[in-house]
RNA sequence: AGAGACUUCCAGGUGGUCGCGGGGCUCCUCGAGCCCCGAGGAAAGUCCGAACUCCCCAGGGCAGGGUGCUGGGUAAUCCCCAGCGGGAGCGAUCCCAGGGAAAGUGCCACAGAAAACAAACCGCCCCCGGAACUUGUUCCGGGGGUAAGGGUGAAACGGUGAGGUAAGAGCUCACCAGCGCGGGAGGUGACUCCUGCGGCUCGGUAAACCCCACCCGGAGCAAGACCAAAUAGGAGGGGACGAGGUGGCCCGCCUCGUGAUGACCCUCGGGUAGGUCGCUCGAGGGGCGCGGCAACGCGUCUCCCAGAGAAAUGACCACCGGGAGACCCGCCCCCUUCCGGGGCGGGAACUCCUCACAGAAUUCGGCUUACGGAUGUCUCUUCCG
Numbered sequence: 001a002g003a004g005a006c007u008u009c010c011a012g013g014u015g016g017u018c019g020c021g022g023g024g025c026u027c028c029u030c031g032a033g034c035c036c037c038g039a040g041g042a043a044a045g046u047c048c049g050a051a052c053u054c055c056c057c058a059g060g061g062c063a064g065g066g067u068g069c070u071g072g073g074u075a076a077u078c079c080c081c082a083g084c085g086g087g088a089g090c091g092a093u094c095c096c097a098g099g100g101a102a103a104g105u106g107c108c109a110c111a112g113a114a115a116a117c118a119a120a121c122c123g124c125c126c127c128c129g130g131a132a133c134u135u136g137u138u139c140c141g142g143g144g145g146u147a148a149g150g151g152u153g154a155a156a157c158g159g160u161g162a163g164g165u166a167a168g169a170g171c172u173c174a175c176c177a178g179c180g181c182g183g184g185a186g187g188u189g190a191c192u193c194c195u196g197c198g199g200c201u202c203g204g205u206a207a208a209c210c211c212c213a214c215c216c217g218g219a220g221c222a223a224g225a226c227c228a229a230a231u232a233g234g235a236g237g238g239g240a241c242g243a244g245g246u247g248g249c250c251c252g253c254c255u256c257g258u259g260a261u262g263a264c265c266c267u268c269g270g271g272u273a274g275g276u277c278g279c280u281c282g283a284g285g286g287g288c289g290c291g292g293c294a295a296c297g298c299g300u301c302u303c304c305c306a307g308a309g310a311a312a313u314g315a316c317c318a319c320c321g322g323g324a325g326a327c328c329c330g331c332c333c334c335c336u337u338c339c340g341g342g343g344c345g346g347g348a349a350c351u352c353c354u355c356a357c358a359g360a361a362u363u364c365g366g367c368u369u370a371c372g373g374a375u376g377u378c379u380c381u382u383c384c385g
Stems, first nucleotide, its partner, number of pairs: 001381006008374003012320007020038008040357001044368002047366005052220004064216005069083005084098001085096004099211002104209002106205003121150002123146011158176006177201002179198008224277004234268005241257006284303008321354005327347008
């Protein structure tokens, strides 16, 4: 210098003017003034796990769903950390739904004879029959043996060598690989290492059915709690009139309406609109110290940081900072006569952008997805000293 791997951080800053949401104080009739606070690392997807609230709940089972190496962390997890095993990469490092395929079932495209209690297409070997001639060979047909060789495939029922055989074959033996059953050592454990025996040699696939082990009630802040109109309807009690006009008021009179199938009045209770709470101080943030490889935990100090209603958090200007473009200057390289092209660094003034993804709605812990930039550490290759 180039190509990568991983971690961490930031998400323009300051000031002014106008405006929006919440809270407090003052003056107070509407309202006005002042002060404080006001989005994110993902607020997103709603994929996991919880807090909180309501409903349900003797016990057992079936069905259904989830998880699946070990040890730890945590309120909890399908999350995180440290390991183990397997895989990818030269490497830093990354990935793994990582129990069981020797309980059963299913599937294994194409090619191939055969794709799973294996299989005979070619080849090899033996036997029988026939033919030919160069008389012990070849050819044709049939029967049988053979998985060593060829060929197909992602995958063909261990590998190499020797013995053995008509030819062959774990058929037998030595070594190697795997599996199973033991023994020893290390480790909390997953597991690793050493070693003995057994020819045991068994295909893959379980994010296919299935088997095994463990776990699992439902709904979600529009949860839920409280206060509580109008109208209609309900229950109880009273009960023959009620409304308007006349009039100071009552009776009376006039008009209209209703009525013992209960008008009208009173009381009660449920529910709706509306209001209040839930609501934001919390498994909270930051600093320091200690324990731990780490995730994380403990102690101490400090801070208060949106809580409204379908919903505010904005707009403009100035300066600083950052980026891009063109231009100029310097250096280097290619071509080299020039022209021209490329790279790096710097720049007073100019133009443009203040950027990307994106907007809280009960609250946390994770995961995933979207996205602009920067720092640091490490790996590989090349060059220079």